[in-house]
Context: one part of a larger RNA
Molecule: small-subunit ribosomal RNA, 3' major domain
Organism: metagenome
RNA sequence: UGACGGGGGCCCGCACAAGCGGUGGAGUAUGUGGUUUAAUUCGACGCAACGCGAAGAACCUUACCUGGGCUAGAAAACGCAGGAACCCGGUUGAAAAGUCGGGGUGCUCUUCGGAGAACCUGUGGUUAGGUGCUGCAUGGCUGUCGUCAGCUCGUGUCGUGAGAUGUUGGGUUAAGUCCCGCAACGAGCGCAACCCCUAUCGUUAGUUGCCAGCGGUUCGGCCGGGCACUCUAACGAGACUGCCGAUAUUCAAAUCGGAGGAAGGUGGGGAUGACGUCAAGUCAUCAUGGCCCUUACGUCCAGGGCUACACACGUACUACAAUGGCUGGUACAAACAGUCGCGAACCCGCGAGGGGGAGCCAAUCUGAAAAAACCAGCCUCAGUACAGAUAAGAGUCUGCAACUCGACUCUUUGAAGUCGGAAUCGCUAGUAAUCGCUGAUCAGCAGGCAGCGGUGAAUACGUUCCCGGGCCUUGUACA
Numbered sequence: 001u002g003a004c005g006g007g008g009g010c011c012c013g014c015a016c017a018a019g020c021g022g023u024g025g026a027g028u029a030u031g032u033g034g035u036u037u038a039a040u041u042c043g044a045c046g047c048a049a050c051g052c053g054a055a056g057a058a059c060c061u062u063a064c065c066u067g068g069g070c071u072a073g074a075a076a077a078c079g080c081a082g083g084a085a086c087c088c089g090g091u092u093g094a095a096a097a098g099u100c101g102g103g104g105u106g107c108u109c110u111u112c113g114g115a116g117a118a119c120c121u122g123u124g125g126u127u128a129g130g131u132g133c134u135g136c137a138u139g140g141c142u143g144u145c146g147u148c149a150g151c152u153c154g155u156g157u158c159g160u161g162a163g164a165u166g167u168u169g170g171g172u173u174a175a176g177u178c179c180c181g182c183a184a185c186g187a188g189c190g191c192a193a194c195c196c197c198u199a200u201c202g203u204u205a206g207u208u209g210c211c212a213g214c215g216g217u218u219c220g221g222c223c224g225g226g227c228a229c230u231c232u233a234a235c236g237a238g239a240c241u242g243c244c245g246a247u248a249u250u251c252a253a254a255u256c257g258g259a260g261g262a263a264g265g266u267g268g269g270g271a272u273g274a275c276g277u278c279a280a281g282u283c284a285u286c287a288u289g290g291c292c293c294u295u296a297c298g299u300c301c302a303g304g305g306c307u308a309c310a311c312a313c314g315u316a317c318u319a320c321a322a323u324g325g326c327u328g329g330u331a332c333a334a335a336c337a338g339u340c341g342c343g344a345a346c347c348c349g350c351g352a353g354g355g356g357g358a359g360c361c362a363a364u365c366u367g368a369a370a371a372a373a374c375c376a377g378c379c380u381c382a383g384u385a386c387a388g389a390u391a392a393g394a395g396u397c398u399g400c401a402a403c404u405c406g407a408c409u410c411u412u413u414g415a416a417g418u419c420g421g422a423a424u425c426g427c428u429a430g431u432a433a434u435c436g437c438u439g440a441u442c443a444g445c446a447g448g449c450a451g452c453g454g455u456g457a458a459u460a461c462g463u464u465c466c467c468g469g470g471c472c473u474u475g476u477a478c479a
Base pairs, nucleotide, nucleotide: 001479002478003476004475005474007473008472009471010470011469012468013467015463016462019427020426021425022424023423026318027317028316029315030314031313032312033311034309035308042053043052064304065303066302067301068300069299070298073127077126078124079123080122081121082120083119086103087102088101089100090099091098092097107116108115109114129293130292132291133290134289138287139286140282141281142280143278145276150189151188152187153186154185155184156165157164158163169180170179171178195270196269197268198267200237201236202235203234204233205232206231209227210226211225214224215223216222240264243258244257245256246255247254320420324379325378326377327376328375329374336367337366338365341360342359346355347354348353386417391412392411393410394409395408396407397406433455434454435453436452437451438450439449
């Protein structure tokens, strides 16, 4: 100087408390461990691995296994030889691949012999290739403490020195934020602000958007018309403790209350992550040192596996019902996607879906039905008109192909489950809870993920205790 303490003081954080809803019990989905297996490819392991890499394993992916092939190789640079390229057919084979046959000549130059560019085949060697090992050799990227308020430097001063001071102290703040004091005076990286979205208003603009008033109307902003309003999207305004009062004191910083205001003390949210820590993670995104393989640890193909199943754990979904289930009717979103695409009306089918093809490169058309909610009716506390696993049969769609191993539909079947032990998680407001919608990936496949809106709470006395953190101080057989 740090680190540590079941030392002290001060202060924060859904850390506790106060509340609301869960997990842990059930069934299923998914990831992991274990076991099994020819293989169940690999990585990730307290928080910070376990719906993680994977924004989508039937083939492909694919790295694994079995079998069948190749050895200058699946792709790249060079020399030599031959042929333009390319197209078609037979045959063996699971395919990869092998074999046989046919067609066929372009472009540039030309002394019409040929030469060259490009492509294909054969051959040669300098070489390729490796998701093989080492993340404890590395770059880059990332997680975490933590959006915590810290981490340092120059000069000066003090100390033999390590180092200290500044950065400590008194207040204050979300903040090393600001003020005052002070052997310190300044500065840098962080904080804040500058950026984006959102909440109010104005200006500009008015189609594909809108419709107050006027006219028409097939009653649909549909038409004439208009740009007021909504909205769209660019530019501005607005919030600064600016104003008032109180509390502070050094008459500082600031705090509390109020007015006005759409918004008030960082308005709400996002992006933004200091010096560093964990030899944290990644050699399988990529790059890369070293080591290793080179008729194989490279590479092509078919089939299988990654989907196994006594079991254990994590994360979710669906429930156990009446604040509910079922039937019928009637409303109200936001955000987003669409030409190898979205696909309307209409017809067929109980349905998944099929036919159909209008319109739309989209403020125009389409996906598109929002759902919970509301209204009316049935059910009346039961393993039920709750719950839907499992299973049988029949189908639809995608796709060369749904057996291993897809999603969905219909009929039947109807399991466990009556609110969950010890323990444990999230959340402070448009939040939790609850309800649906969209997108990426994607031929197909979403209970996951990323977004979007609808309905919309309860509680916080307080900081004694648990956990994590910051500052000062103290002790130390620790470095």